[in-house]
RNA sequence: UUCUUAUCAAGAGCAGGUGGAGGGACGAGCCCAAUGAAGCCCGGCAACCGACUUAACAGUUGUUAAGCACGGUGCUAAUUCUUGCAGCAGCACGCUGAGAGAUAAGAA
Repeated sequence: UUCUUAUCAAGAGCAGGUGGAGGGACGAGCCCAAUGAAGCCCGGCAACCGACUUAACAGUUGUUAAGCACGGUGCUAAUUCUUGCAGCAGCACGCUGAGAGAUAAGAA
């Protein structure tokens, strides 16, 4: 980098530190930002994978469920901020699915 599977309506700093202008993937829109952006540190949230604990089953080592949060990630404005294609409806708002994107695990 590509492919497969799963998830994406919840949660997380009501003046933390540093840093200095940008950020929200891309286009459009709409937003956030010197009452301080990104990044980094710390804190926090979640629980995908591993470890561990308990229970059930099967039977010796596994499967499933629940728990924990020790390790590996991830996340921490707005539904993945909305939309970008298709269908339904249609004055308009809207609804459904796909695509795109993100994350995890596995594979090449």